Description
Model confidence (mean pLDDT): 83 of 100. Large-subunit ribosomal RNA, domain II from a soil metagenome, 692 nucleotides, folded computationally. The RNAcentral record of the full RNA draws on MGnify. Rfam family: Bacterial large subunit ribosomal RNA. Its family is annotated with structural constituent of ribosome and ribosome in the Gene Ontology.
Context: one part of a larger RNA
RNA sequence: UCCGGCGAGUUACUUCUCGGCUGCGAGGCUAAGCGGGUUACCCGUGGAGCCAUAGCGAAAGCGAGUCCUGCAACGAGGGCGCUUUAGUAGCCGGGAGUAGACCCGAAGCCAGGGCGAUCUACCCAUGAGCAGGUUGAAGCUGCGGUAACACGCAGUGGAGGACCGAACCGGUGUGGGUUGAAAACCGCUCGGAUGACUUGUGGGUAGGGGUGAAAGGUCAAUCAAGCCUGGAGAUAGCUGGUUCUCCCCGAAAUCUAUUGAGGUAGAGCCUCGAGAAUUGUUCCAAGGGGGUAGAGCGACUGGAUGGGCGCGGGGGAGCGUAGCUCCUACCAACCCCAACCAAACUCCGAAUACCUAUGGAAUGGACCUCGGGAGGCAGUCGCUGAGCGAUAAUGUCCAGCGGCGAGAGGGAAAGAACCCAGAGCCACAGCUAAGGUCCCGAAGUGGCCGCUCAGUAUAGCGAAGGAUGUGUUUCUGCCGUGACAACUGGGAGGUUGGCUUAGAAGCAGCCAUUCCUUGAAAGAGUGCGUAACAGCUCACCAGUCCAGCGGAAAUGCGCCGAUAAUGGUCGGGAUUAAGCGGCCCGCCGAAGCUUGGCCUUGUUCGCAAGAACAGGGGUAGGGGAGCGUUCUGUACUGCCGUGAAGGCGUCAUGGAAAUGACGUUGGAGCGUACAGAAGUGAGGAUGCCGGA
Numbered sequence: 001u002c003c004g005g006c007g008a009g010u011u012a013c014u015u016c017u018c019g020g021c022u023g024c025g026a027g028g029c030u031a032a033g034c035g036g037g038u039u040a041c042c043c044g045u046g047g048a049g050c051c052a053u054a055g056c057g058a059a060a061g062c063g064a065g066u067c068c069u070g071c072a073a074c075g076a077g078g079g080c081g082c083u084u085u086a087g088u089a090g091c092c093g094g095g096a097g098u099a100g101a102c103c104c105g106a107a108g109c110c111a112g113g114g115c116g117a118u119c120u121a122c123c124c125a126u127g128a129g130c131a132g133g134u135u136g137a138a139g140c141u142g143c144g145g146u147a148a149c150a151c152g153c154a155g156u157g158g159a160g161g162a163c164c165g166a167a168c169c170g171g172u173g174u175g176g177g178u179u180g181a182a183a184a185c186c187g188c189u190c191g192g193a194u195g196a197c198u199u200g201u202g203g204g205u206a207g208g209g210g211u212g213a214a215a216g217g218u219c220a221a222u223c224a225a226g227c228c229u230g231g232a233g234a235u236a237g238c239u240g241g242u243u244c245u246c247c248c249c250g251a252a253a254u255c256u257a258u259u260g261a262g263g264u265a266g267a268g269c270c271u272c273g274a275g276a277a278u279u280g281u282u283c284c285a286a287g288g289g290g291g292u293a294g295a296g297c298g299a300c301u302g303g304a305u306g307g308g309c310g311c312g313g314g315g316g317a318g319c320g321u322a323g324c325u326c327c328u329a330c331c332a333a334c335c336c337c338a339a340c341c342a343a344a345c346u347c348c349g350a351a352u353a354c355c356u357a358u359g360g361a362a363u364g365g366a367c368c369u370c371g372g373g374a375g376g377c378a379g380u381c382g383c384u385g386a387g388c389g390a391u392a393a394u395g396u397c398c399a400g401c402g403g404c405g406a407g408a409g410g411g412a413a414a415g416a417a418c419c420c421a422g423a424g425c426c427a428c429a430g431c432u433a434a435g436g437u438c439c440c441g442a443a444g445u446g447g448c449c450g451c452u453c454a455g456u457a458u459a460g461c462g463a464a465g466g467a468u469g470u471g472u473u474u475c476u477g478c479c480g481u482g483a484c485a486a487c488u489g490g491g492a493g494g495u496u497g498g499c500u501u502a503g504a505a506g507c508a509g510c511c512a513u514u515c516c517u518u519g520a521a522a523g524a525g526u527g528c529g530u531a532a533c534a535g536c537u538c539a540c541c542a543g544u545c546c547a548g549c550g551g552a553a554a555u556g557c558g559c560c561g562a563u564a565a566u567g568g569u570c571g572g573g574a575u576u577a578a579g580c581g582g583c584c585c586g587c588c589g590a591a592g593c594u595u596g597g598c599c600u601u602g603u604u605c606g607c608a609a610g611a612a613c614a615g616g617g618g619u620a621g622g623g624g625a626g627c628g629u630u631c632u633g634u635a636c637u638g639c640c641g642u643g644a645a646g647g648c649g650u651c652a653u654g655g656a657a658a659u660g661a662c663g664u665u666g667g668a669g670c671g672u673a674c675a676g677a678a679g680u681g682a683g684g685a686u687g688c689c690g691g692a
Stems, first nucleotide, its partner, number of pairs: 001692006011099003015096010027051003033045005055062002065080004102241002105238001109231003113228003121205009130195001132164003135160001139156006168192003173188004207223001209219003244626006254267005269375001270373006279366001280363006286356003294348001295346002301342003305338004312331002314328006379404007387396002409420003424598004429594003435588003438573003444585001446584006457575002465560002469557010486544005492517003497511003523538001527536002599616007627681001629678008638670002646665008
């Protein structure tokens, strides 16, 4: 992992509540007990008691009323009742309560219940063990030495938590091992090895207790409180699981509260039943209030830029100095000119939205009330309007709408949320939507007019900035009295303007109404150049040539800017259209719509058969109708060795759960109809047991 079996809303209660059915009904019911019988039960008896029949008050109490505040005396007002009387008992079902209460699951807590020191810690008693080598304490002896000691030397001696190192005890570092050879080992290396040493045997200490040279260590592979059993089905607002079918409706992820935030309660939203009402919703007409978007501010409150004027102030100067006068490239009020800003500004002010006792139309499982049952209170994405954030986030928090959630189908290559569109079933019928129509691929290699040359583009994706890319539009200048470009020629004189300077001559720098002359034209000079000149050139002019040539702005499509790690991409092939823009005609294309057939729900009509109309996506969830399993009762006075149940297979039937026939296996029980009662349906629970 697979197969088979087992495996989860049950039962109890004189409990509560709602619904259905039945009995009796202003009443309904008996309980224990007792008697009898055909004895897990039935019949009778039993009215003790319970519920209802009247309420109000804490109560005394009063009573269709009563209680309260209370005063001007019991009136008014307020609360709960009456006027409007239906209950009660049993059974069944939905829900609640109390119980383990749908099932499995802790870590834990407790026990005057028990088992453990054969592991390990410490202790007691009694035994045992420690190759070999080294060092050489005290003491003693001899000699020396001393007044005598002391002391020195040599020898002897054999001390030590002494030294080296096997057994033994340990476990330092490292390699291996890590589904191991092993639930702690193996190799090398290393520590102690006469001691606080090691070890055998017997014995002692027990769970809030022991023992501990102390690590919360250890007390049988278990220790911040052992193990077994019991309380015990502890508790689990948590996770997982919860078993047949069909039909109708169908949510929520919000508000308020919460030792509340992943729980719960009330409300909102779903469902079922009963009831009531021109009640709801949408559109049209009509009538309303508003202070948002925008705009504005010489309309307020504030902000804020430049200029004018300049109160006042700062700075400076003068004088006849508590002050006065003057100057000021400083600051600057009011006012004026110009141009602005605001969620908490408004002289103004939409579109939408919202409200309405009104009129009209459409619509409906719509709306409202009461009662039974829920689920849900983790949402999410897109668009629009705001806040927070960085005018970041598949960010976060609100509001409005839509979807997903709980929604299949077509498109977007692929894709919860985007675009189209809401799937009862069947069809080898038709039309369309989004999107497509060269091939993969269904349908145009369709028509007309433009644009693009970048493979731009054909899904999405890019800036500031840059550029004689190219199309269109507008404005403007020059131009057959010849423009623009090109070429040829001229581009002069006063003058080397003045100043400055070593020099300054058009061309270092400064100054200047930068002038005048000749002329077709020519600057007191556009650039290069020289030490300064020179030289080259430009402006400007003429000629040659010939028809358009410049400038600015707006706009369409392109270009550069353009960088990410395995091999490039429009989905691919590919395409100069099969790209982009505009107009037009076809076609394809979905579970949409239509057509034909069928099933089913509701409403209306109908005696019925049936017809018409409107419906039938669906998670949590509510409601309805059924199938099957085991057992019981009654009937069939059913079936069965001429073969029951069960297994395997084929065929058939039904809308499903399922059912039937036949064949085969099997070898002894089993069914049908109607009722009743449940240990009543398996794929899931790291489910349990068995097997493979």